This is a predicted structure of a 147-nucleotide RNA (FMN riboswitch aptamer (RFN element)) from Fictibacillus terranigra. Its Rfam family is "FMN riboswitch aptamer (RFN element)". Rfam links the family to the GO term FMN binding. The sequence was found by an Rfam model in a public genome assembly. The coordinates come from a structure-prediction model, not an experiment, and the mean pLDDT is 80.
RNA sequence: AGUUUCCUUCGGGGUCGGGUGAAAUUCCCAACCGGCGGUGAUGAGGCGGUGUCCUCUUAGUCCGUGACCCGGCUAUGCAGCAGCAUAGACGGUGGAUCUGGUGAAAUUCCAGAGCCGACAGUAUAGUCUGGAUGGGAGAAGGAAUGA
Numbered sequence: 001a002g003u004u005u006c007c008u009u010c011g012g013g014g015u016c017g018g019g020u021g022a023a024a025u026u027c028c029c030a031a032c033c034g035g036c037g038g039u040g041a042u043g044a045g046g047c048g049g050u051g052u053c054c055u056c057u058u059a060g061u062c063c064g065u066g067a068c069c070c071g072g073c074u075a076u077g078c079a080g081c082a083g084c085a086u087a088g089a090c091g092g093u094g095g096a097u098c099u100g101g102u103g104a105a106a107u108u109c110c111a112g113a114g115c116c117g118a119c120a121g122u123a124u125a126g127u128c129u130g131g132a133u134g135g136g137a138g139a140a141g142g143a144a145u146g147a
Stems, first nucleotide, its partner, number of pairs: 004144007017029003031127002033117002035065004043056004047051001060115002069092003073088006097113005119130003
């Protein structure tokens, strides 16, 4: 170095303006936003090496994943033979991209046009309010371990 364990901190953005209406940031016109890891032909930098090199960086729509929701299981509590609540690991569900250009190679680059976004509440919500001062993929730092 790597491994394993533990600790600390961090860890999601967005309705301008207008229309209808008794009422809509929910409908209509229009506006705006893009979690985390991977891949990566972009961009930047580096050099004994000028390379199919190294470092950083580049996808909402590719691959995977988190929140939400569902399921049985286990533990605990309540209950009393019906179940209910909380927690845990596990399993499941879970949205969306094409065309043209360049090129050896692009669903990632460039151009254009699209499309998508848990649950509950409320005039129908990706953007308001709420569960949530929660959870969390993970990121950074530290301690121990250790050939």